RNAcentral holds the full RNA, with entries from ENA. Large-subunit ribosomal RNA, half B from a Pseudomonadota bacterium, 1224 nucleotides, folded computationally. Taxonomically the source falls in Pseudomonadota (Bacteria, Pseudomonadati). It matches the Rfam family "Bacterial large subunit ribosomal RNA".
Context: one part of a larger RNA
RNA sequence: CGCUCGCGAAGGAACUCGGCAAAUUCACCCCGUAACUUCGGGAGAAGGGGUGCCCUCCGGCUUGUCACAGGGCUGGGGGGCCGCAGUGAAAUGGGUCUGGCGACUGUUUACUAAAAACACAGGUCUGUGCUAACGCGUAAGCGGACGUAUACAGACUGACGCCUGCCCGGUGCCGGUAAGUUAAGGAAGGGGGUUAGCCGCAAGGCGAAGCCCGCGACCGAAGCUCCGGUAAACGGCGGCCGUAACUAUGACGGUCCUAAGGUAGCGAAGUUCCUUGUCGGGUAAGUUCCGACCUGCAUGAAUGGCGUAACGACCGGACCACUGUCUCCGCGAGCGACUCGGUGAAACUGUAGUCGUUGUGAAGAUGCAACGUACCCGCAACUAGACGGAAAGACCCCGUGAACCUUUACUGCAGCUUCGUACUGGGCUUAGGCCCGUCAUGCGUAGCGUAGCUGGGAGGCUGUGAACCGAUGACUCCGGUCGUCGGGAAGCCGACCCCUGAAACACCAGCCUUGGCGUGCUUGAGUUCUAACCCCGUUCCCGUGAAGCCGGGCGGGGGACCGUGCGAAGUGGGCAGUUUGACUGGGGCGGUCUCCUCCCAAACAGUAACGGAGGAGCCCAAAGGUACCCUCAGCCCGGUCGGCAAUCGGGCUUGCGAGCGCAAAGGUAUAAGGGUGCUUGACUGCGAGACUUAUCAGUCGAGCAGGUGCGAAAGCAGGGCUUAGUGAUCCGGCGGUGCUGGAUGGCAAGGCCGUCGCUCAACAGAUAAAAGGUACUCCGGGGAUAACAGGCUUAUCUCCUCUGAGCGUUCACAGCGGCGAGGAGGUUUGGCACCUCGAUGUCGGCUCAUCGCAUCCUGGGGGUGGAGAAGCUCCCAAGGGUUUGGCUGUUCGCCAAUGAAAGCGGUACGUGAGCUGGGUUUAGACCGUCGUGAGACAGGUCGGUCCCUAUCUGUUGCGGGCGGAGGAGGCUUGGGCGGUUUCCUCCCUAGUACGAGAGGAUUGGGAGGGACGGACCUCUGGUGUACCAGUUGUCGCGCCCGCGGCACCGCUGGGUAGCCACGUCCGGCCGGGAUAAACGCUGAAAGCAUCUAAGCGUGAAACCCUCCGCUAGAUUAGGCCUCCUGUCCCUUUGGGACGAAGGCUCCAGGUAGACGACCUGGUCGAUAGGCCGGAGGUGUAAGGCCCGCAAGGGUCUCAGCCGACCGGUACUAACAGCCGAUCG
Repeated sequence: CGCUCGCGAAGGAACUCGGCAAAUUCACCCCGUAACUUCGGGAGAAGGGGUGCCCUCCGGCUUGUCACAGGGCUGGGGGGCCGCAGUGAAAUGGGUCUGGCGACUGUUUACUAAAAACACAGGUCUGUGCUAACGCGUAAGCGGACGUAUACAGACUGACGCCUGCCCGGUGCCGGUAAGUUAAGGAAGGGGGUUAGCCGCAAGGCGAAGCCCGCGACCGAAGCUCCGGUAAACGGCGGCCGUAACUAUGACGGUCCUAAGGUAGCGAAGUUCCUUGUCGGGUAAGUUCCGACCUGCAUGAAUGGCGUAACGACCGGACCACUGUCUCCGCGAGCGACUCGGUGAAACUGUAGUCGUUGUGAAGAUGCAACGUACCCGCAACUAGACGGAAAGACCCCGUGAACCUUUACUGCAGCUUCGUACUGGGCUUAGGCCCGUCAUGCGUAGCGUAGCUGGGAGGCUGUGAACCGAUGACUCCGGUCGUCGGGAAGCCGACCCCUGAAACACCAGCCUUGGCGUGCUUGAGUUCUAACCCCGUUCCCGUGAAGCCGGGCGGGGGACCGUGCGAAGUGGGCAGUUUGACUGGGGCGGUCUCCUCCCAAACAGUAACGGAGGAGCCCAAAGGUACCCUCAGCCCGGUCGGCAAUCGGGCUUGCGAGCGCAAAGGUAUAAGGGUGCUUGACUGCGAGACUUAUCAGUCGAGCAGGUGCGAAAGCAGGGCUUAGUGAUCCGGCGGUGCUGGAUGGCAAGGCCGUCGCUCAACAGAUAAAAGGUACUCCGGGGAUAACAGGCUUAUCUCCUCUGAGCGUUCACAGCGGCGAGGAGGUUUGGCACCUCGAUGUCGGCUCAUCGCAUCCUGGGGGUGGAGAAGCUCCCAAGGGUUUGGCUGUUCGCCAAUGAAAGCGGUACGUGAGCUGGGUUUAGACCGUCGUGAGACAGGUCGGUCCCUAUCUGUUGCGGGCGGAGGAGGCUUGGGCGGUUUCCUCCCUAGUACGAGAGGAUUGGGAGGGACGGACCUCUGGUGUACCAGUUGUCGCGCCCGCGGCACCGCUGGGUAGCCACGUCCGGCCGGGAUAAACGCUGAAAGCAUCUAAGCGUGAAACCCUCCGCUAGAUUAGGCCUCCUGUCCCUUUGGGACGAAGGCUCCAGGUAGACGACCUGGUCGAUAGGCCGGAGGUGUAAGGCCCGCAAGGGUCUCAGCCGACCGGUACUAACAGCCGAUCG
């Protein structure tokens, strides 16, 4: 010193994030218990009283008996006894008030979270009719359930009470389905290849069937679009302006938007940023708490809203009780630590002969520099450093790393829905299509009129009943056409006619449009059948002696559906694989990413930055070519409307300010500008040679050939005054083509030439096709890169100075000081990214400090707009001091109360190998907000593992060695170091100076006190585990008595020594020296003045002494006194032996002490023990006697017992050994 315990004066939460921890309480009986309440509760509420032992009386139950005996259990009454204390020890609730959340009992992160999270009864929605839905499974099968909608499944909510508003635009789900769209499949039709054949002198052309290739009208489901419904589905629930006779506010009005604009309730909340909102309460003081208000950053109704009794190891606030949590610590016990004996690890370790300061330095040095300090070596302690140990940082960034998770990322897969087809059959009805048959149908205008087309055609129809009439059916362009029935009775129609492209339905034939009917085929729909297929038969039969199984039969039900295979469309984070850019003064957010022009750019070119400015992603058939011609802008003067500027005339000037499609620059009047004519060189095939350049690209280009335009010609022309106007490769389209053509021929396909398709704009372009979360995280790396700290810097910050506009009645400067200027410091916020990412732990508190001074107080001074007192301001000054509380995690701050003052900073925002862990900053959870979501938030909230035995340096103590020139024992000096250093109040001077008064000193003297420090234990007060006493339970000594053990020393009451503080005593003084600011003397430079230049003074808690402590390793080792200074041996410089003073070991011990050490004593002795006496503490022992029925009392007896204290006394123990001096 630690751990675990015991006790504690006075105070009593002042501690602290927080009463954490501890203490209190505690059993049983009795009395007595509030609000509130779901009437159960709350309740053990709270708060009181009692409890031992002895005697006696009265009951009850039971046992038991001959019995009114006795025994056991239990209740009540009366009387008595003892102690501080009677559940005497042990076990054994502290309580109350008030909020939040959750109703409750339960459950959870085995190993940091027990909770307001989960669950929960209850509520609601949705699905599900039984072979249920749903789940597991490839399936069989099983669960659901041997259940059946009062059931089961899924989801949300979460007892109970009062309630649960508005929105269906989006998304989802449900319903509908005319139309649109839509797959496989089916399919009319047409295209292509090949070629038997045909044509052709040839080249070549045409080309049937078949086969093959590729299109494809139309048919073709769900889905989607579309139309509705649905919010206890996912979700959502506004803005602006004005307005009332004070003001304020706004019942009211206007306007815009919306799917609808938040109702009730609640509200600075677990939700409120501003915010410690404001008010009230509580407190001396209240960032918390409670009650209100409503300005709700960003409440709100089953992601439930608001209440609520009871409950809670939950989370706030307050109070009572109680306490060592604290003021402020003390003592004691056990176990460690320490010493000895035994046994005996670990991490760590480049090598180590391992100091300080100031510097330096990869920017914080034991190791470098300088200076200082330091004899050698240990032991016990403490942790400031060794950027200590441990863990290849978990934060941050990076990786074309990983893993999980999400979704309206991409791409797939299961599953599901739907269609086709197979297993898969029959009948009927019906709809579409097609073939055939049959019947009908056909209206522009003109025209007798409802003329389908073409051809034939001069006749045709009619008693097998014409015209006409009536009834009626179908169609209809409303005019008619066609038909049926009846009457009727013998006629009716037609060709050229008149119109018309076309002539007659007079008649015949073949067709077209549209439609009806019939047969057939085909496609679909509906319905029905039974035999596939499926299900059932716990009262059928058989296999089978048993069978609720299996198979068969029989019977029943369903039924070509279901189901399954294959194909297809849709849906599809259920699952899978992946993607989700870079630059970047860290990353993210923002911005940017290609090209052109200018500056930067330093006179060739080139040249960076998230440097400063602008543009492009086109355009023009003329804005191209050529030949010829012309000259602009501006200003002045003149001139109809006409103005500053329109068009016209004249002039002027530098010569170029205009113009040149668009940015800028360069260029340009001898044109590139402005016109006119003719035109297409905005050509084809090339290209010497250059520029530029990593590559790929990019740029200029005379000249040659062909053909062309303009020009008389020379010539010019391969776009545009120039520099932007863009995209590699792959893949594919189109046109062309003396190329290839996979046995051969042809084709297909490809190549080549031309051309087209990329905001591939992240623009040298990863894929045709891609977003997010991670605090559940992981790996590899980085101090190449952020957060802390250091470093550099000092914009910002703090402080100072200069100047002096002004203020200050007057007066710049008593006190202030605009606009400006210059610095210092290195505490703020930053900048930079230099050490550290194979780890430098981060806020605040506690503890312990240490330095600076820009001084808060105290001390000394100058000025004052200083009368005094009190102030203000400046100068000097760092010796000492600089409080306690309320709130909050706070630093800070506000508040309360003190006080002389309640200083500001540095020290890794000093200090976590010293503590704490409230905050921040892992994993859980809630709220608000954001996000579709996973999740996220310098937003809030509840909860949440702090390891290390010290090697070195350093520090505090304590020893050993050697040295200090003979050996010793004492006593000292102090070079050096450390400590101390304080402040207040009162009284006197003096109610004096001063002042009108009120008030009220300097100075000097005295008294008391606070805090701090040292020592001590007489007193006071603690403790006092070897003292005394009381007492409970139990066990033991055979029993009684009396004792002992254990139960925290069992508990309780006291207490000696010692150790202590709360106790007592003492301390700071005084004085000297030299100074600071300041104030002076003398005094020149400078005939004066001047505190200064020479000289001399005064002058502060600072400095040096004085005072206290340590110290001669002060290696410069000091001084003084005292003691011992011999003998013998070896031949010798020399060596050895014995003995001196003295010392050591050892022993008895303690005023000392971890161990060493120190001190006392060691027989010539009081060192310890014992014994004796005393002090002191307990408080009257045992035993005897007496009294009492007994508990018990009295007396012998202020007894008995008694650690450490004070003395005395050798009874016991201090036995036995060793070392130890030379030179001159």